[in-house]
């Protein structure tokens, strides 16, 4: 020096969070850098800090150390009359509608009398009374109307007589009682959003019609501002949240450079 075979050791790293700490799963960043179990109401360990149990490199570009230097991303904290969203308070206000009353233009009406006042009546409603209509009742008049159990005359026939006559009596005609029918009338019963025909009393308002005052306007449309309420496009302003820009801190993943480090055999 050089070959072989082992040991240490290595087999990604990081950040917040949990934690007395340290690692782990898990969650977030870098990128590719073994494999099984255990494990967030966690699992495992003690400053020598995952624990078990297997593979692969293996003393060096891969392992320790010191030093540089980039700088993904996280976390924390400040600064701003910068910007973006979100929510909270009330403040302002457009378009539009509803009431009102003011002005103008149009139409209708009005000295044959406007608006308004007042009296009176209807219309509302209550109770009486009358009429109507409508329902059943009596009463009256017509008509039908009892096979026999109703009246009157009873053909024929039956029946009694020696005969003359008599009996009882169906069909039949006329009438009559229960009954059916229909009608001018006449009589009371019940009933009505029928009628205002009469009376009487009650009525807030509206509306109609009459008198009487009044003595010129009154009624619709239409336009245009106004007042009062509703409406609410949309602005602005405060406040509080979160997030971008900016600074400040803290952690920090690659990479260079240097220096260090073992056993064992053999040549």
């Nucleotide at each position: 020096u050089c070959g072989u075979g082992c040991u240490a050791g290595a087999u990604g790293g990081g950040g917040a969070g949990u934690u007395a700490g340290c690692g782990g799963u898990g969650c977030c960043c870098u990128g590719u850098a073994c494999c099984c179990g255990c494990a967030a109401u966690c699992c495992g360990c003690u400053a020598u800090a995952g624990c078990g149990g297997g593979g692969u490199c293996g003393a060096a570009u891969u392992c320790c150390c010191a030093u540089c230097u980039a700088g993904a991303g996280g976390u924390c904290c400040u600064c701003g009359u910068g910007u973006u969203u979100c929510c909270g308070g009330g403040c302002c206000g457009a378009a539009c509608g509803a009431c009102g009353g003011c002005a103008g233009g149009c139409a209708g009406u009005g000295u044959u009398g406007a608006a308004g006042g007042u009296c009176g009546g209807a219309u509302u409603c209550u109770g009486c009374g009358c009429a109507a209509c409508g329902c059943a009742g009596g009463g009256c008049u017509u008509c039908u109307g009892a096979a026999c159990c109703c009246c009157g005359c009873c053909a024929g026939g039956a029946c009694c007589g020696g005969a003359a006559g008599g009996u009882a009596g169906c069909a039949g005609c006329g009438g009559u009682a229960g009954g059916a029918a229909a009608g001018u009338c006449c009589c009371g019963g019940c009933g009505u959003g029928u009628g205002c025909c009469g009376c009487a009393g009650a009525g807030g308002a509206g509306u109609c019609c009459g008198g009487c005052u009044g003595g010129a306007g009154c009624u619709g449309c239409c336009u245009g501002g106004u007042g009062c309420c509703g409406g609410g496009a949309g602005g602005a302003c405060c406040g509080g949240g979160a997030g971008c820009c900016a600074g400040g801190a803290u952690c920090g993943a690659a990479g260079g450079u240097g220096g260090g480090u073992g056993c064992a055999c053999g040549a």